[in-house]
Context: one part of a larger RNA
RNA sequence: UGACGGGGGCCCGCACAAGCAGCGGAGCGUGUGGUUUAAUUCGAUGCGACGCGAAGAACCUUACCAGGGCUUGACAUGCGCGUGUAAUCCCGGGGAAACUCGGGCCCCCCAUCGGGAGACCGAUGGGCGCGCGCACAGGUGUUGCAUGGCUGUCGUCAGCUCGUGCCGUGAGGUGUUGGGUUAAGUCCCGCAACGAGCGCAACCCUCGUCGCGAGUUGCAUUCUCUCGCGAGACCGCCGGAAGAAGUCCGGAGGAAGGUGGGGAUGACGUCAAGUCAGCAUGACCCUCACGUCCCGGGCUACACACACGCUACAAUGGCCGAUACAGAGGGCAGCGAAGGGGCGACCCGGAGCGAAUCCCACAAAGUCGGCCUCAGUUGGGAUCGGAGGCUGCAACCCGCCUCCGUGAACGCGGAGUUGCUAGUAACCGCGGGUCAGCAUUACCGCGGUGAAUAUGUUCCCAGGCC
Numbered sequence: 001u002g003a004c005g006g007g008g009g010c011c012c013g014c015a016c017a018a019g020c021a022g023c024g025g026a027g028c029g030u031g032u033g034g035u036u037u038a039a040u041u042c043g044a045u046g047c048g049a050c051g052c053g054a055a056g057a058a059c060c061u062u063a064c065c066a067g068g069g070c071u072u073g074a075c076a077u078g079c080g081c082g083u084g085u086a087a088u089c090c091c092g093g094g095g096a097a098a099c100u101c102g103g104g105c106c107c108c109c110c111a112u113c114g115g116g117a118g119a120c121c122g123a124u125g126g127g128c129g130c131g132c133g134c135a136c137a138g139g140u141g142u143u144g145c146a147u148g149g150c151u152g153u154c155g156u157c158a159g160c161u162c163g164u165g166c167c168g169u170g171a172g173g174u175g176u177u178g179g180g181u182u183a184a185g186u187c188c189c190g191c192a193a194c195g196a197g198c199g200c201a202a203c204c205c206u207c208g209u210c211g212c213g214a215g216u217u218g219c220a221u222u223c224u225c226u227c228g229c230g231a232g233a234c235c236g237c238c239g240g241a242a243g244a245a246g247u248c249c250g251g252a253g254g255a256a257g258g259u260g261g262g263g264a265u266g267a268c269g270u271c272a273a274g275u276c277a278g279c280a281u282g283a284c285c286c287u288c289a290c291g292u293c294c295c296g297g298g299c300u301a302c303a304c305a306c307a308c309g310c311u312a313c314a315a316u317g318g319c320c321g322a323u324a325c326a327g328a329g330g331g332c333a334g335c336g337a338a339g340g341g342g343c344g345a346c347c348c349g350g351a352g353c354g355a356a357u358c359c360c361a362c363a364a365a366g367u368c369g370g371c372c373u374c375a376g377u378u379g380g381g382a383u384c385g386g387a388g389g390c391u392g393c394a395a396c397c398c399g400c401c402u403c404c405g406u407g408a409a410c411g412c413g414g415a416g417u418u419g420c421u422a423g424u425a426a427c428c429g430c431g432g433g434u435c436a437g438c439a440u441u442a443c444c445g446c447g448g449u450g451a452a453u454a455u456g457u458u459c460c461c462a463g464g465c466c
Stems, first nucleotide, its partner, number of pairs: 008466004013461001015457002019420005026311008034302002042053002064297002067294004073136001077135008089104006108127008138286002141284003147280002149275003152271001154269001159198006165174003178189003204263004209231007234257001237251005313413001317372007329360003334353002339348003379410001384405007426449007
């Protein structure tokens, strides 16, 4: 000077409390540990690993395993020699393929010179390709304590520093402490300090109100809607608060108040935090192999254990019929309407649309009517049997969907533990990326319905100042 304290003071945060819905029990999904395996590739490991890298493991991916192949090598550049009956391609043999063996077609392009009437032939040089050789390629092999870059975290926390001056032998202090105030080192006052920088705030995007302009594909000329520009909020006005200021409380007006809601934005630094498997890169290591190609298998194993979810245990519910209202997106190797077939998945069909035009597309919870009457049931849907549909070279290992049958555990969950303060939680559906197909139980978004509670800061956790 910091850090720490079961030291003190002050102050914050869904930190506790108050409240709502959950998790922990069940079945299933996903990830992980463990175990198993020829292999179950690798990494991530308290918070800050565990629906994480993976926004999509049947082959591919793929880095793993077994077997079969290739070596100048799947890919790059250069040099030397040879070759153009070479490679590619076609046919045949072997083979699971990769690959390999034999045969065939073709016998390249440009320039110059020579021969020739010409077609063309020969020589030299260059290009292109191939073969051999060399230099090299290649490595998801090791080291994230050798690194760059990027990222997580404390933490959107209110802080971290500098110049000059002053104080101290010095490390260093002061400023930045103090009195108020704020979401804030925010601002005010005071003060051996006076200023300044990185942070805070503001400037940026978006939602909410209004005005103006424009208007296709939207619409009724208004309105609505879409796009653009602008206005509006500043404690500006009034009252109050010891009052010097700053500020706070109440009120008016207003679509909106006192940072209006949300987003983007993350200071000096910390964890030799994470990543050499995204990429780059030092060093080391392998080079008929730790490179590379192929087929098959594995990453999907299963006595167990944990994490995060989904579906439930029902009557503010389940089922059947009828009926209403979104937003944001995506679409040309694409979205695919009408019409027809099928109980259905789906099939036939192809209109329209590069899309405010057409399509995906019926939103669901809701509302109206009916059935069920408290039962493991008309709750719940696991599991298994059968029959089908779709994608794809191919669904045995190992895809998704439909129909019929089967109907398991489960009657609200121990200790403990998570999220959330408002259009939030909870409930409800819709879309997108990835993608041939496969998630909607993940992720990223979108709207619909729409609460309860906060006396307060003693306590738990994290943080700030003295």
Small-subunit ribosomal RNA, 3' major domain from an uncultured bacterium, 466 nucleotides, folded computationally. Model confidence (mean pLDDT): 83 of 100. Rfam family: Bacterial small subunit ribosomal RNA.